[in-house]
Context: one part of a larger RNA
RNA sequence: UAACGAGGGCCCGCAUAAGCGGUGGAGCAUGUGGUUUAAUCCAAUGCAAAGUGAAGAACCUUACUAGGGAUUGACAUGUCGCGAAUCCUUUUGAAAAAGAGGAGUGCCUUUAGGAAUGCGAACAUAGGUGGUGCAUGGCUAUUGCCAGUUAGUGUCGUAAGGUGUUCGGUUAAGUCCUGCAACAAGUGCAACCCUCGUGUUUAGUUGCCAUAGAGUUUGGAACCCUGAAUAGACUAUCGGUGUUAAGCCAGUGGAAGGUGAGGAUGAUGUCAAGUCAUCAUGCCCCUUACACCCUGGGUGAUACACGUGCUACAAUGGCUAAGACAAGGAGUUGUGACCCCGCGAGGAAAAGCUAACCUCAAAAACCUAGCCUCAAUUCAGAUUGUAGGCUGCAACUCGUUUGCAUGAAGUAGGAAUUGCUAGUAAUUUCCGGUCAUCCACAUGAUGGUGAAUUCAUUCUCGGGCCUUGUACA
Numbered sequence: 001u002a003a004c005g006a007g008g009g010c011c012c013g014c015a016u017a018a019g020c021g022g023u024g025g026a027g028c029a030u031g032u033g034g035u036u037u038a039a040u041c042c043a044a045u046g047c048a049a050a051g052u053g054a055a056g057a058a059c060c061u062u063a064c065u066a067g068g069g070a071u072u073g074a075c076a077u078g079u080c081g082c083g084a085a086u087c088c089u090u091u092u093g094a095a096a097a098a099g100a101g102g103a104g105u106g107c108c109u110u111u112a113g114g115a116a117u118g119c120g121a122a123c124a125u126a127g128g129u130g131g132u133g134c135a136u137g138g139c140u141a142u143u144g145c146c147a148g149u150u151a152g153u154g155u156c157g158u159a160a161g162g163u164g165u166u167c168g169g170u171u172a173a174g175u176c177c178u179g180c181a182a183c184a185a186g187u188g189c190a191a192c193c194c195u196c197g198u199g200u201u202u203a204g205u206u207g208c209c210a211u212a213g214a215g216u217u218u219g220g221a222a223c224c225c226u227g228a229a230u231a232g233a234c235u236a237u238c239g240g241u242g243u244u245a246a247g248c249c250a251g252u253g254g255a256a257g258g259u260g261a262g263g264a265u266g267a268u269g270u271c272a273a274g275u276c277a278u279c280a281u282g283c284c285c286c287u288u289a290c291a292c293c294c295u296g297g298g299u300g301a302u303a304c305a306c307g308u309g310c311u312a313c314a315a316u317g318g319c320u321a322a323g324a325c326a327a328g329g330a331g332u333u334g335u336g337a338c339c340c341c342g343c344g345a346g347g348a349a350a351a352g353c354u355a356a357c358c359u360c361a362a363a364a365a366c367c368u369a370g371c372c373u374c375a376a377u378u379c380a381g382a383u384u385g386u387a388g389g390c391u392g393c394a395a396c397u398c399g400u401u402u403g404c405a406u407g408a409a410g411u412a413g414g415a416a417u418u419g420c421u422a423g424u425a426a427u428u429u430c431c432g433g434u435c436a437u438c439c440a441c442a443u444g445a446u447g448g449u450g451a452a453u454u455c456a457u458u459c460u461c462g463g464g465c466c467u468u469g470u471a472c473a
Base pairs, nucleotide, nucleotide: 001473003470004469005468007467008466009465010464011463012462013461015457016456019420020419021418022417023416026311027310028309029308030307031306032305033304034302035301042053043052064297065296066295067294068293069292077124078123079121080120081119082118083117086103087102088101089100090099091098092097107114108113127286128285130284131283132282136280137279138275139274140273143269148187149186150185152183153182154163155162156161168177169176193263194262195261196260198231199230200229201228202227203226204225208220209219210218234257236252237251239249240248241247300439313413317372318371319370320369321368323366329360330359331358334353335352340347341346379410384405385404386403387402388401389400390399426449427448428447431444432443
């Protein structure tokens, strides 16, 4: 000097407390461990693995496995030979592939040949999701959006090092002020960036407001809205308090008040943290195979254990009928209206839309009326039977969905444990990406309705600063 201490002091955090809702019990979905298997591909494993890589495993993907093939190779460059390319038919086969037959002669040109493309041969070499993340780059998680971290000159110390960075206040903050053997700085903090919230100016089409019975009509620019520019918040102002400081407390004005709300932004370092399977890469290893092609299977198995979710256990409810109010998105290999058929999934036919124009699109909780009357029920919907629809070459292993029937557990969940401080929790829809379809109850966004509590820092956990002890480095 660091580290550690069931040492001390100060401070902070949904850390505790105060509240609200969950998990842990049930069924299902999904991931993991274990077990099984020809194979159940690989990685991730306390917080910081486990709805993670995977923004989508029927084939493909696919890396695993059984079998069938082929060895200059599926892919790249170089040399030589043959044939332009290309297309069609047929035999064997599960396919990959192998064999046979036919059509066909283009472009440039010095008539030698060349370009492009296919086949064959030999070798240089290709290839490897093989190993090592403890050889690495890059990227990422975590500590932590915590307030720290560092060197120059000076100075103190024999030196390692100290000081500055400590003290007294204050702050979200090493933020700022005062003092001081320190003085002036870098980096981090803050600000600069984006979105939302208010006003003004400007611009009005497809949007808005009028007109008309209707329309690809006509008119308007006050409002809404959508773009652009700009203003606005700085403790501004008053009072109190404080060291005439930094600041703190309570008002005024204001759309907004003390960081206005949210995002992007993540210091020096820590964990030989994670990733050689995104990619790149050293070394090692394989080269008729650890490389390559194909068909089928597997990644979807299932006594059990764990994690993350969805649906419930009902009356603040369920069912039936009627009615109302969003925001943000996506669309030409697409979105697909109206009409017709079907109980329905859907089908048939087809307009508009490259979109403020047309479509997806119905918002749902909500409100009104009626039925149910506390029951394993008109709760709950698992499971199973059956009849269908869709996508796709193909739906058995192994897709999704509709109708009818069936109607399991479950009556609020032990020890324990978790999220959240305001437009938040809770509750309720809608949309996107991936995508032929979809195992999405996931994930990323979007609005609607909309709470309770915070006495406080004694205790639990984590962190920061100062100080103290140490047989440790």
Molecule: small-subunit ribosomal RNA, 3' major domain
Organism: Sequoia sempervirens